[in-house]
RNA sequence: AUGUUAUCAAGAAAGGUGGAGGGAAUAGACCCGCUGAAGCCUUAGCAACCUCCCGAUUUUUCGGGGAAGGUGCUACAUUCUACUAAAAUUUUUGUUUUUAGAUAGAUAACUA
Numbered sequence: 001a002u003g004u005u006a007u008c009a010a011g012a013a014a015g016g017u018g019g020a021g022g023g024a025a026u027a028g029a030c031c032c033g034c035u036g037a038a039g040c041c042u043u044a045g046c047a048a049c050c051u052c053c054c055g056a057u058u059u060u061u062c063g064g065g066g067a068a069g070g071u072g073c074u075a076c077a078u079u080c081u082a083c084u085a086a087a088a089u090u091u092u093u094g095u096u097u098u099u100a101g102a103u104a105g106a107u108a109a110c111u112a
Stems, first nucleotide, its partner, number of pairs: 003110006013043005021032003026082004044074003049070002051066006078104001083101006090094001
């Protein structure tokens, strides 16, 4: 890198360095930022995917607990919208709103 599965409205920040951008990409909107962005380092925290312990089930799942280890994360729903369907709104084309799904993306585990 490819593919499969699961999750994505919860939760959790300080310091140092740095010096103008950032919220994945494209477009639009809305925001954050010299009262210091991104990146890097340190410490702390959150969560519980892998993992560890106990119980049930019976061969794969479920429930409870822990946080030593491997990752991840610590503004805003994956910041929101974009494509499809349904419902509502509207005199009609259309517009707007809501819900569900798809695409894309992020993270984890597995995968030659």